A computed fold for a 524-nucleotide part of an RNA from uncultured Lewinella sp., annotated as small-subunit ribosomal RNA, 5' domain.
Its mean pLDDT, the model's own confidence on a scale to 100, is 80.
[in-house]
Context: one part of a larger RNA
């Protein structure tokens, strides 16, 4: 001196951009953070409206509506968010590789998409149970399930042949035919499906192997039986003691094995002239958790934060038989601390999911609140005025000095603050149209802004609305007085006070910063 995710004293005008539990990976009340599709299917309210009937109670039928709630199926729920416990480790960084390998939707390329069957929830009916949900019987559709017919191109190298295998159809059309209308077909177009041992190729994402890096003790020196290896099986997408069965006895280690303690790693960050040190808070890439331990199931993908199942602590319902939970997800309580924020507004943007769309969801995200936490900018006024107020205060050799151009006072501004009016950019995508042309493109049209009547622009006003900390012995810029008398007290270091203290405590003065100024911790 520089820096902070700071905390703490005193004082505090605004703005713009970041930041904001570093403690107890303690425990959470409430509400929200994961859904979408009716253009995959079966069944289907209800309020209000309309006609009509009426014994005046009301009923019928059409809408409302293929709308709401629920089921059955797809996708998605492995992303987005949060936290750093744990891990010293192929985790991470870094250069490679894998003829040892997966990749849903996407995009290219080639084909195929016939013809059948049984079924299970909704739902009906009986029963059980305080609930939480549970059982039997019965009925039904589908892009849900199962058979059956029909194959090829292809693959890391050569040959060669076996086995094996599919499927689903849904929606609009102003065209075909047909027709009282309807439905059902054709044809087209838009969307979807299928492929045994991979249909083939890309992109994208991961899996998995190695080479070098990667804190600290030796007051840890030995450690290890699936251990090391090797044949063989099994397992996986895949190599492999990953797992077995037999077999040999092997493998690590003073270049530090093993034990222990510490810690997430990285771009980065600070600091430094650099070499280095020191450290991983916001953003960003990787890893790891998800009340504790383990476990698998579904899936392209998980051992799965807001799925399951066991245990195990705790909490809570309870009719005592049994059952519910899981903020290291945004807010917010309560403890813990010297310390850390609203139970806010929208999905307008940007990007996720679902759908053809429209559009639904989104506490990702945009905003806005709150806190000088930090940066940066602003502004608390300018100019003039006396050899200098006869103030007030301090000193004073009592003559004067200092506060001081400071003020009064005269004369300009009007930022900001206050009030009034105007007032955005961010929003053009999507949708319809219409053209070419059927990936899409390009004209035209129609909507949409949370933040916000904000930014910001003008007019009113009037110096009006806005200075404070610490220091003043030397380091170290800045001095008198008076009070105290080794007392009270200061203090970073050397030191200061015991009767003139420029070091104490008050005051005038003065010096440094300044909407900050000090202290205080901690790294360079």
């Nucleotide at each position: 001196g520089g820096a902070c995710g700071a905390a703490c004293g005193c004082u505090g005008g605004c703005g713009g951009c970041g930041g904001g539990c570093u403690u107890a990976a303690c425990a959470c009340a409430u509400g929200c953070a994961a859904g979408u599709c009716g253009a995959a299917c079966g069944a289907g309210a209800a309020a209000g409206g309309a006609u009509c009937c009426u014994u005046c109670g009301g009923g019928a039928u059409c809408u409302g509506a293929g709308u709401a709630a629920a089921g059955u199926g797809g996708c998605g729920c492995a992303c987005g968010g949060g936290u750093g416990a744990g891990u010293a480790a192929c985790g991470c960084g870094u250069a490679g590789g894998c003829a040892a390998c997966c990749u849903a939707c996407c995009c290219c390329c080639a084909g195929g998409c016939g013809g059948g069957g049984a079924a299970c929830a909704a739902c009906c009916a009986c029963g059980g149970g305080a609930a939480a949900c549970c059982g039997u019987g019965g009925c039904u559709a589908a892009u849900a399930c199962c058979g059956c017919a029909u194959a090829a191109u292809u693959g890391u190298c050569u040959g060669g042949a076996c086995c094996u295998c599919a499927c689903a159809u849904g929606g609009g059309g102003a065209c075909c035919a047909g027709a009282u209308c309807a439905a059902a077909g054709g044809c087209u177009u838009c969307g979807g499906c299928c492929a045994c041992c991979c249909g083939g190729g890309g992109a994208u994402g991961g899996g998995c192997c190695u080479g070098c890096g990667u804190c600290g003790g030796a007051u840890u020196a030995g450690c290890u039986u699936g251990u090391u290896g090797g044949u063989g099986a099994g397992g996986u997408a895949a190599c492999g003691g990953c797992u077995c069965a037999c077999c040999a006895a092997g493998g690590c280690a003073a270049c530090g094995a093993u034990c222990c303690g510490u810690a997430g790693c990285u771009g980065g960050u600070c600091u430094g002239a650099g070499a280095g040190g020191a450290u991983g808070a916001u953003c960003a890439g990787c890893c790891a958790c998800a009340c504790u331990g383990g476990c698998a199931c579904u899936g392209a993908g998980a051992c799965a934060c807001g799925g399951g199942c066991c245990a195990g602590a705790c909490u809570c319902c309870u009719a005592c038989g049994g059952g519910a939970g899981g903020c290291a997800g945004c807010a917010g309580u309560g403890a813990g601390g010297a310390a850390u924020c609203u139970u806010g507004c929208g999905c307008a943007a940007u990007g996720g999911a679902g759908g053809a769309a429209a559009c639904u969801c989104u506490g990702a995200c945009g905003c806005a609140g709150c806190c000088a936490c930090g940066c940066c900018g602003c502004g608390u006024g300018c100019a003039g005025g006396a050899a200098g107020a006869c103030a007030c205060c301090c000193c004073u050799c009592a003559g004067g000095g200092g506060c001081g151009u400071a003020a009064a006072c005269u004369g300009c501004u009007u930022u900001u603050a206050u009030a009034u009016g105007g007032g955005a950019a961010g929003a053009a995508c999507a949708c319809c149209c219409u053209a070419c042309u059927c990936g899409g493109u390009a004209g035209g049209g129609u909507c949409u802004g949370a933040c916000g009547g904000u930014a910001c622009c003008a007019u009113a006003c009037g110096a009006a609305u806005a200075a404070g900390g610490a220091c003043c012995g030397g380091c170290u810029a800045a001095c008198u007085c008076c009070g105290u008398g080794c007392c009270a007290g200061c203090a970073g270091c050397c030191g200061c006070g015991g009767u003139a203290a420029u070091a104490c405590g008050g005051a005038g003065g003065g010096u440094c910063c300044a909407a900050g100024c000090g202290u205080u911790g901690u790294c360079c």
The organism belongs to Lewinella, within Bacteria. RNAcentral holds the full RNA, with entries from SILVA.